[in-house]
RNA sequence: GGGUGUAUAGCUCAGGUGGUUAGAGCGCAGAGCUGAUAACUCUGAGGUCCCAGGUUCGAGUCCUGGUACACCCA
Repeated sequence: GGGUGUAUAGCUCAGGUGGUUAGAGCGCAGAGCUGAUAACUCUGAGGUCCCAGGUUCGAGUCCUGGUACACCCA
């Protein structure tokens, strides 16, 4: 230098052929239970979906460029 893949909650990840509320587990906070912890049960907070544009009535999803990381080729 060329190519491929990944980027979504604090962490690990899902998210159908674009469709109207963006989710799960773990973690965190509160409550219940207990003599008290742990475990268990319930509730809750937490997201401009990597960045910037474009297409569209509508984008996490499609297109373009960029950034970061991983891998392959040279």